Model confidence (mean pLDDT): 79 of 100. Predicted 3D model of RNase P RNA and transfer RNA as a complex of 426 nucleotides.
């Protein structure tokens, strides 16, 4: 020095000038002026998961369905994070896995190939004791028959290597591995490791039904709550308690009784929900995700809907982008820039 | 702001694992047939099944993420 891995911050910078949204103070009947002080992000996005918060029994029973899916933990919670185990990928630092269960059951596995799941003899290979056939005869061909070791088809061929064995072959028989099944040792466990036992008995799909194990009642700040306006209390249809309804399958249960929908009419206005919250920092403890107590900070709340515009300096010349009830995640977009530990190359001491 | 739904040749469709490098139907293109035009007939051609990954031997069909387009949600009586 070069080529990467992983984590973590930032996201033009200053100064002036003139706007624009709320918030305290003065002044003002009011409208508003005046000072002072705040005003978007890491993804405010997608709305894919979880929740709080609200309203329908503080949410209740059955089926039916949907989610999840290696083991421990961490959270309010989760499909998220963290450790860890196993498998693949990389020379590494480190990555990726929707990773239960195919000996409860059921389905497929298309072309190709002899043969696709209680295996199978197309080529080959082997043999001639009995049988044919040709021969005096020695024999020599062949069917029958035995062989999954070699071809050759497929994603996929019913253990894999070597030595033995045999007519040829095969777990036949032996050693390693692989694989089952039994203890033992080590770990909370997932898994690891060793040891005896079996000659091998059990092919793939579960992002094909399904089985286990878990979780999940349902709508959403246009919920809800208060107030206030204005209209034709009108039709038309379902239901009459064995019934409507109460939010999106069904049965039951609970609560309500003129309630439901469609038509046609009105108003399309104000508070409130509303930002102080599972909030952030130091910090004891934990490999870590995360975090007790304590001290400390406050950090937009609009309602066509604010957080700009210009000017001048200054670099590396500025991406993607804009809050709408709040919060943890994941996914997706992004010009670059800084720090931190780690690798693996070359080369100096 | 929330909750739904859909996306295949120019258009409007089938499809639901291998029989599909995807069928039909208007429409386009050549050719027949006509004097010529239409009608008729006969042949083509046209598709990244929205796009990117993954299951799985094999995906238009099944999962996941993305990108388009579409529709609904207010109050009173």
């Nucleotide at each position: 020095g070069a080529a990467g891995c992983u984590g973590g911050c930032c996201a033009g910078g200053c100064a002036g000038u003139c706007g624009c949204u709320g918030c305290g103070c003065a002044c003002g009947c009011a409208a508003g002026u005046g000072c002072g002080g705040a005003g978007a992000g890491g993804a405010a996005a997608g709305u894919c998961c979880g929740g709080g918060c609200u309203c329908c029994a503080c949410a209740g029973a059955g089926c039916a369905g949907a989610a999840u899916g290696c083991c421990g933990g961490u959270u309010a919670a989760c499909a998220a994070c963290c450790g860890g185990a196993c498998g693949c990928c990389g020379u590494g630092a480190g990555g990726c896995g929707a990773u239960g269960a195919a000996c409860a059951g059921u389905g497929c596995c298309a072309c190709a190939g002899a043969a696709a799941a209680c295996a199978a003899a197309c080529c080959g290979c082997c043999u001639a004791a009995g049988u044919g056939u040709c021969g005096c005869a020695a024999g020599a061909c062949a069917a029958c028959g035995g062989u999954a070791a070699g071809g050759g088809u497929g994603a996929a061929a019913c253990g894999g290597u070597g030595c033995g064995g045999u007519a040829a072959g095969a777990g036949c028989g032996c050693a390693c591995c692989g694989c089952g099944c039994u203890g033992c040792c080590g770990g909370u466990a997932a898994c690891g490791g060793g040891a005896g036992c079996g000659g091998c008995a059990c092919g793939g799909u579960a992002a094909a039904c399904u089985c286990c194990a878990u979780u999940c009642g349902g709508a959403g700040c246009a919920a809800g709550a208060u107030c206030a306006a204005a209209u034709a209390g009108g039709c038309u249809g379902a239901c009459u308690u064995u019934g409507g309804c109460g939010u999106u399958g069904c049965u039951c249960g609970c609560g309500u009784c003129g309630u439901c929908a469609g038509c046609g009419g009105g108003u399309a206005g104000a508070u409130u929900g509303c930002u102080u919250g599972a909030g952030c920092g130091u910090c004891a403890g934990g490999u870590a995700a995360c975090g007790a107590a304590a001290c400390g900070c406050c950090u937009a709340g609009a309602g066509g809907a604010a957080u700009g515009a210009c000017u001048g300096u200054c670099c590396a010349c500025g991406a993607c982008a804009g809050a709408a009830c709040c919060c943890g995640g994941c996914u997706u977009a992004u010009c670059g820039g800084c720090c931190a530990g780690c690798u693996u190359c070359a080369c100096c001491u | 702001g929330c909750c739904c739904c859909c996306g295949u040749c120019g258009u409007c469709u089938a499809g639901a694992g291998g029989c599909c490098c995807a069928g039909g139907a208007c429409g386009c293109c050549a050719c027949c047939c006509u004097u010529u035009c239409a009608a008729g007939g006969u042949g083509g051609a046209a598709a990244u099944c929205g796009c990117g990954g993954g299951u799985u031997c094999g995906a238009a069909u099944c999962c996941c993420g993305c990108c388009g387009g579409g529709g609904g949600c207010a109050c009173c009586a």

It holds a member of the Rfam family "Bacterial RNase P class A". Rfam's curators write: Ribonuclease P (RNase P) is a ubiquitous endoribonuclease, found in archaea, bacteria and eukarya as well as chloroplasts and mitochondria.